[in-house]
RNA sequence: GUUUCACAAAGGCAAACUACAUCGAAAGAGUAGGGCGCAAAGCUAUGGGUCUAAAGCCCGGUGUAUCUGGGCUAUGACUGCCAAGCUGCGGGG
Numbered sequence: 001g002u003u004u005c006a007c008a009a010a011g012g013c014a015a016a017c018u019a020c021a022u023c024g025a026a027a028g029a030g031u032a033g034g035g036c037g038c039a040a041a042g043c044u045a046u047g048g049g050u051c052u053a054a055a056g057c058c059c060g061g062u063g064u065a066u067c068u069g070g071g072c073u074a075u076g077a078c079u080g081c082c083a084a085g086c087u088g089c090g091g092g093g
Stems, first nucleotide, its partner, number of pairs: 002093004012038002017033004022029002036080001042086003046083003049078003056072006
């Protein structure tokens, strides 16, 4: 340098769930607890995929209004969905 994750060692992260007088329309994020798991479960929304629908547009209902239901749609979100790029500890080859 490259490859790999048996056995370790030093460590790291933190699922579900709970709490919050936090942010957000929501998805979700944050903080604290918690620990399902993870050899990148470190970083980046770059590609795909998934989630949400405030605003916008369309259709309907009705008691016609500053009401209500449905559909479409990311510029919103998810990196612990799969890839890609970058960085990194240890052991073995």
This is a predicted structure of a 93-nucleotide RNA (c-di-GMP-I riboswitch aptamer) from Desulfallas sp. Bu1-1.
It matches the Rfam family "c-di-GMP-I riboswitch aptamer". Its family is annotated with cyclic-di-GMP binding in the Gene Ontology. Rfam's curators write: GEMM was predicted in a large-scale screen for bacterial structured RNA regulatory elements.
NCBI's taxonomy places the organism under Bacteria, Bacillati, Clostridia, Eubacteriales, Desulfallas.
The coordinates come from a structure-prediction model, not an experiment, and the mean pLDDT is 85.
The model forms 95% of the base pairs in the Rfam consensus.